[in-house]
A computed fold for a 360-nucleotide RNA from a Flavobacteriales bacterium, annotated as Bacterial RNase P class A.
The sequence was found by an Rfam model in a public genome assembly.

RNA sequence: AACGCAAAUCGUUCUAUCGCUCCCGAGCAAUCGGGUGAGGAAAGUCCGGGCAGCGCAGAGAAUCCGGCCAGGUGAAAGCCUGGGGGCUCCGAAAGGAAUUUCGGGGCAACAGCAAGUGCUACAGAAAAUAUACCGCCCUGAGCUUGCUUGGGGUAAGGGUGAAAAGGUGAGGUAAGAGCUCACCAGUUGCAGCAGCAAUGUUGUAAGCUAGUAAACCUCCGGAGCUGUAAGAUCAAAUAUACCAGGGCUUAAGGGCUUCUCGUCCGACCUGGAGGGUAGAUUGCUAGUGCUUCGGGGUAACCUGAAGUCCAGAUAAAUGAUAGAACUCGACAGAACCUGGCUUACAGAUUUGCAUUUUUU
Repeated sequence: AACGCAAAUCGUUCUAUCGCUCCCGAGCAAUCGGGUGAGGAAAGUCCGGGCAGCGCAGAGAAUCCGGCCAGGUGAAAGCCUGGGGGCUCCGAAAGGAAUUUCGGGGCAACAGCAAGUGCUACAGAAAAUAUACCGCCCUGAGCUUGCUUGGGGUAAGGGUGAAAAGGUGAGGUAAGAGCUCACCAGUUGCAGCAGCAAUGUUGUAAGCUAGUAAACCUCCGGAGCUGUAAGAUCAAAUAUACCAGGGCUUAAGGGCUUCUCGUCCGACCUGGAGGGUAGAUUGCUAGUGCUUCGGGGUAACCUGAAGUCCAGAUAAAUGAUAGAACUCGACAGAACCUGGCUUACAGAUUUGCAUUUUUU
């Protein structure tokens, strides 16, 4: 320097004219002047809040969500930051081997299998109170003298498999086996040291040792419901009429609540046929806001100062034309607001990693 991968940021700008929405000011009005106007994801509707209504009489059960430690948030989070452990890939080193240490990258569904019950296809003799296909050892018989067969022992070697019931080595044995010993990995109990903690490390005792909980389950923590078409206010009009069923305190129906108990409201409830109206205002944008600088912190973030106001439509405004600039424009369009996560994306910039080439 090129190319590739990953992450983060930006993701059209300015001027003029005309048009449209909203706000402010002037005006009796027509109208005039000034200002503003679609995103980093506005998407998904996955998680958490604000806010509104119902309830506020709960109790139990169910259902659902979460699960290493610490910190962060004007509230919380399946979020963010840092740390710990685990798995995995690459490189280097030590060791006879098992294995260990260091560095770099990646992943996650990270409480518990030593409470219980299950499951592990096919293959294989056998898949957790396992087992003997080939084989090995001891012994008997037969006979074609290296083969067949009976009994006993075995799980070190081989085979099947994702996994054969901790591993390596030595001893021992008829042959073998934690049978014994040394070492290594893990688990459990106790104790010391370091750390807020998760956890790490050292010592000691025990031959204790498959996996799986996005299997049922156990433990701990949490969850009232609905949702802006939620709600609130005003105006207008009609039919206090008709039919059927149920009910009227011996309670139909309804609320809390998914169910049960309980409790509260209750004179009307459900259906049919028919008639009238369907308009306006509000909720609705100054907020957990944004920008810059200083201080604190490993960081997320906190804090101080200064500056600033940046859509509120209601069938839906945020546009058109011309010129200039350059990253030559991809994904894409607000509808109560907001913290996250996820997905889509032309191009540019920055950082990291790997490969190749060139120069010193």